[in-house]
RNA sequence: AGAGUUUGAUCAUGGCUCAGGACGAACGCUGGCGGCAUGCCUAAUACAUGCAAGUCGAGCGGAAUGAUGAGAGCUUGCUCUCUGAUUUUAGCGGCGGACGGGUGAGUAACACGUGGGCAACCUGCCCUACAGAUGGGGAUAACUCCGGGAAACCGGGGCUAAUACCGAAUAAUCAGUUUGUCCGCAUGGACAAACUCUGAAAGACGGUUUCGGCUGUCACUGUAGGAUGGGCCCGCGGCGCAUUAGCUAGUUGGUGGGGUAAUGGCCUACCAAGGCAACGACGCGUAGCCGACCUGAGAGGGUGAUCGGCCACACUGGGACUGAGACACGGCCCAGACUCCUACGGGAGGCAGCAGUAGGGAAUCUUCCACAAUGGACGAAAGUCUGAUGGAGCAAUGCCGCGUGAGCGAAGAAGGUUUUCGGAUCGUAAAGCUCUGUUGUAAGGGAAGAACACGUACGGGAGUAACUGCCCGUGCCAUGACGGUACCUUAUUAGAAAGCCACGGCUACUAACGUGCCAGCAGCCGCGGUAAUACGUAGGUGGCAAGCGUUGUCCGGAAUUAUUGGGCGUAAAGCGCGCGCAGGCGGUUCUUUAAGUCUGAUGUGAAAGCCCACGGCUCAACCGUGGAGGGUCAUUGGAAACUGGAGAACUUGAGUACAGAAGAGGAAAGCGGAAUUCCACGUGUAGCGGUGAAAUGCGUAGAGAUGUGGAGGAAUACCAGUGGCGAAGGCGACUUUCUGGACUGACCCUGACGCUGAGGUGCGAAAGCGUGGGUAGCAAACAGGAUUAGAUACCCUGGUAGUCCACGCCGUAAACGAUGGAUACUAGGUGUGGGAGGUAUCGACCCCUUCCGUGCCGCAGCUAACGCAAUAAGUAUCCCGCCUGGGGAGUACGGUCGCAAGGCUGAAACUCAAAGGAAUUGACGGGGGCCCGCACAAGCGGUGGAGCAUGUGGUUUAAUUCGAUGCAACGCGAAGAACCUUACCAGGUCUUGACAUCUGUAGAACCCCUUCGAAAGUUGGGGGUGCCUUCGGGAGCUACAAGACAGGUGGUGCAUGGUUGUCGUCAGCUCGUGUCGUGAGAUGUUGGGUUAAGUCCCGCAACGAGCGCAACCCUUGCCAUUAGUUGCUAACAGGUUAAGCUGAGCACUCUAAUGGGACUGCCGGUGACAAGCCGGAGGAAGGUGGGGAUGACGUCAAAUCAUCAUGCCCUUUAUGACCUGGGCUACACACGUGCUACAAUGGAUGGUACAGAGAGCAGCAAGACCGCGAGGUGGAGCGAAUCUCAAAAAGCCAUUCUCAGUUCGGAUUGUAGUCUGCAACUCGACUACAUGAAGUCGGAAUCGCUAGUAAUCGCGAAUCAGCAUGUCGCGGUGAAUGCGUUCCCGGGCCUUGCACACACCGCCCAU
Repeated sequence: AGAGUUUGAUCAUGGCUCAGGACGAACGCUGGCGGCAUGCCUAAUACAUGCAAGUCGAGCGGAAUGAUGAGAGCUUGCUCUCUGAUUUUAGCGGCGGACGGGUGAGUAACACGUGGGCAACCUGCCCUACAGAUGGGGAUAACUCCGGGAAACCGGGGCUAAUACCGAAUAAUCAGUUUGUCCGCAUGGACAAACUCUGAAAGACGGUUUCGGCUGUCACUGUAGGAUGGGCCCGCGGCGCAUUAGCUAGUUGGUGGGGUAAUGGCCUACCAAGGCAACGACGCGUAGCCGACCUGAGAGGGUGAUCGGCCACACUGGGACUGAGACACGGCCCAGACUCCUACGGGAGGCAGCAGUAGGGAAUCUUCCACAAUGGACGAAAGUCUGAUGGAGCAAUGCCGCGUGAGCGAAGAAGGUUUUCGGAUCGUAAAGCUCUGUUGUAAGGGAAGAACACGUACGGGAGUAACUGCCCGUGCCAUGACGGUACCUUAUUAGAAAGCCACGGCUACUAACGUGCCAGCAGCCGCGGUAAUACGUAGGUGGCAAGCGUUGUCCGGAAUUAUUGGGCGUAAAGCGCGCGCAGGCGGUUCUUUAAGUCUGAUGUGAAAGCCCACGGCUCAACCGUGGAGGGUCAUUGGAAACUGGAGAACUUGAGUACAGAAGAGGAAAGCGGAAUUCCACGUGUAGCGGUGAAAUGCGUAGAGAUGUGGAGGAAUACCAGUGGCGAAGGCGACUUUCUGGACUGACCCUGACGCUGAGGUGCGAAAGCGUGGGUAGCAAACAGGAUUAGAUACCCUGGUAGUCCACGCCGUAAACGAUGGAUACUAGGUGUGGGAGGUAUCGACCCCUUCCGUGCCGCAGCUAACGCAAUAAGUAUCCCGCCUGGGGAGUACGGUCGCAAGGCUGAAACUCAAAGGAAUUGACGGGGGCCCGCACAAGCGGUGGAGCAUGUGGUUUAAUUCGAUGCAACGCGAAGAACCUUACCAGGUCUUGACAUCUGUAGAACCCCUUCGAAAGUUGGGGGUGCCUUCGGGAGCUACAAGACAGGUGGUGCAUGGUUGUCGUCAGCUCGUGUCGUGAGAUGUUGGGUUAAGUCCCGCAACGAGCGCAACCCUUGCCAUUAGUUGCUAACAGGUUAAGCUGAGCACUCUAAUGGGACUGCCGGUGACAAGCCGGAGGAAGGUGGGGAUGACGUCAAAUCAUCAUGCCCUUUAUGACCUGGGCUACACACGUGCUACAAUGGAUGGUACAGAGAGCAGCAAGACCGCGAGGUGGAGCGAAUCUCAAAAAGCCAUUCUCAGUUCGGAUUGUAGUCUGCAACUCGACUACAUGAAGUCGGAAUCGCUAGUAAUCGCGAAUCAGCAUGUCGCGGUGAAUGCGUUCCCGGGCCUUGCACACACCGCCCAU
């Protein structure tokens, strides 16, 4: 000192939460020792039992005891009598029980704190000084007798004493009256004198005595003073609520009286009518106050345990008595509640003393020891009493200290955990060796705390006639609860002594297993749905440590109540606007004062505590000594700048008077025109009106339209303007009257008269309310018609309150500039409204200056940003109002205002972790602009209807294996399921396995025959010994055995790699540096043109670059060169009937290699002199010539674990492997993709012509022969520019059919065959003959295509034993249309809005 959390990201606002410290704590787990502290916070609840206040016999009379001594009786050791030392003490009496100890109920108060006052007071014991103590009297407890009562206790008769009680004398500086002097602060005080009045115990104990006394100590009386302790009064200070605003009758004051120690309405009689309060009275709630304690940098905030000061209380309430002191904790009386005793008549009691009990509660101790110390009461003293106190006990409740071992020790042991199986880690940790003994245990020793007092001995001092007495000192004597404790010494074994919490981020510290949105965690954010660093467990690690965590409370962080130290345009927050009392603040100069302010001194601020220094316990905690510090304090001396007070002046703030001029400023009265509607009449005829389209409505009873006249109400076109006026609300035809304010000019007058403004008071849109008018238009409610799933709405036709006027209420609005008022200062530029001045003019035409208002742009500055910016949201001052997370809620209750509707004031419980602001990037919009694409349009041909083929869904099944599912699955994986394939099903089998590696043994491998079986498999028999060699052996194969392991088309494509689809061959996607911005980000990449293109040009805070585009690559179109066999044949020659067949040649075609060619290069126009576009020439080809390959950053958790690879999980006589048969081919149905058709642009028959690209040895197969044909026989040629497949078909030339379910169409079915193949039943293809179904061009809807394209025609290949309407290729014939970009779909760029970001298939509201 900060951190987490709102967002895709950002900044700011704002709340919530965390890290720190503390505690009289409690709870959970754990627990070795010592020291010092602390320990009913709740029920001021009730209390059993014991103790906590007595003491004095040196005050008194008794009673008891009875040492000693004496005597008597005699039984000679007993009894009795006398004496009475000593001790005890009920009673009377004195002092003390008012202290000490407890508690915090009450109390908001002079209760407390602090500082003063008493000239208005008291004070036992104590101290000082002075004086005194004379002489009498009468009683009464105890005791005794009698009586009552259960008891507590009481009554009566009789006796007696005092330091008990009562008179008298004496006496004052007491009290009263009078006078004088001095003083003060009002009442008044001090001193002096005179007069009057008032008291006491000749006591106790000693010494001495001439018994008269004298004297000492203690006690006593009076007076004066001190000390101590109290009483009363006053200033100031410290809680909440205004949803408590008025309170008060002894109340406020006076006079007389009473009362008190004393003032005083403290009490009383009379008189007056006061007193308190917004600076918070009164009421209600809460609370003992302080020194201090906790926290905090401080200012503050919270607390009031222990210790100390004060107060209050003592079962609850009231009262007095005694006394120096009480209205009295362990006293009295009364009342009440409760408890106890009782003979029922009456009595007793008060733990908030120490222990202890019950109860309450999360929770708080022993019915201990001692008066040894300190202190207290009494006493002359010894001493007694003392639950005060000193100690011990219990409790980790807290603080402090110590220990649980130290050194060496790597085979890095065993074991645990984990692993990529190599290792890693626990870990020098352990074991082992050496050592120590703090603490513990045992034994021994052993304190300080003790000083007094008494007694005794001695010395000294005061006083005395004198000291036995008194006071002081010294020696001796004696005293310890704690406690045989602290401490010390010796011995002894590493032996007896470690836990708790955490490990996703905040926050230091991680991996495995289990679980599978379950169980659970969580302070906040949040984890958990099969690979959880967040749950649970063990391992490891981190932190603290005899403790550690949790909970609760307080402060801090929180500048989150902001004095220090915040804000209010949009985040919460400026009252709707004026006027104005109180209050706050206030211009210039001089004099004065000294309240504020500053400063010196004095007093006080108790001790303890905090801080500093030193010291004592081994250290520390703890304790002691000294110092410092602490204030809104009091008194007093000084200063006089500033603020305040008093006095005097000034003019610049403010105001008045004068001159001028602007204006929808306000109120009242009057008056005008346009328009709507209505009424009357005329003309006139069929519609009008209304809408997206309609209908309701009006109209032949004459509407609408048009003309004339009239009625009535409301509003004032143009002017009109970010123009004017007003405080705001607001104000708009014109005229008149009354009236408010602002502005300018000049500057006369007053002389601070000012600013703000809680309460208060006035104004205050619209709607609404009351009373009475008025009502043309408009129009809530209402009615009807539409729209719609519905439509209590939007649209339409009507229509009442209301809108208008007068008077009265209401008092609110997004009453907004979402911006309170006043004053001063701080760059400019440009409009506009009202004035004034200057220059110059015929003229204010322009220009310049200035004041007031009203706008825009913009610098500095400010702001979270947007933005504001002389009309501030800048820089400052003054005053007021308001805010403190969202919701609940501007709600409830209370008060107040209102006729009502409602207004003003205005919470809490509960709930959430956000809500909200500005800006950024995207995505989106039934927002905008620009552009593209067979996207639409224009065309051609299809699909959707039929039959069949094929795929899918569904259904069925033992199985119908699995995957693909909008575009981007569905003739897809599958370039070809009869067995195999095959993954599926049924049955039969195998278990180191069908396949791989390793080990051992045996054998060459292997071949033939054979039994059973559907086959897999299995039985028996026979044959057979190979290859290489460095002669050691090796390689390969088979069988058997054992285990490591194999195997899995089992799961997860949401764990993955690789591959692929798609947007999309769309033109985009980014980076470096720089710049801008607080930042996310922006710029570049936007803009103007252009392009197929982010293609290029220009401009520009950008300059460059990369991946994409294009080009480079392949193919095709033209030409050239090179090369001619298997290709070709123009010329020459040969040659057959047929031919480049042969010689020959390479000119041509062609083949296949290398080059050329096209680049907007040329011309014209256009464009900006650019890029480019348009047209033209030349050219085989013209503007990327056609086609292909080529797919940016990324999106879809897109597809694939069944091509392959692969993590994890699962399986292991099975989810693996083998075999036979079946299935993948099922079939009420639905969909996709195709083929064939529906015919004459055709079918059939005959003849005839022209390709390209391919394939071929387990192959293609010619010619020939056989078969109607599929095909068969046979086998020339060819591993192919040579041979073969191979016939191209549409086309062309003829003939026929003549519009029909046909000579169209060919499904289906029957029979007979062919081919492939172990095998065509489930389930192949083809042929022949026969059969001859649906179908006559296809609903809604929908697909492809822009040129060698669509359409149409055939050919080939891969897969393949066989099987194509599919797929991939090849060529032949060969169109139509494109105005154009409004619309549908998809896409690109810019811009705008956004409460979306899983991004519109979003978010979200009501019911």

Small-subunit ribosomal RNA from an uncultured bacterium, 1407 nucleotides, folded computationally. The prediction has a mean pLDDT of 84. It matches the Rfam family "Bacterial small subunit ribosomal RNA". The RNAcentral record of the sequence draws on ENA and SILVA.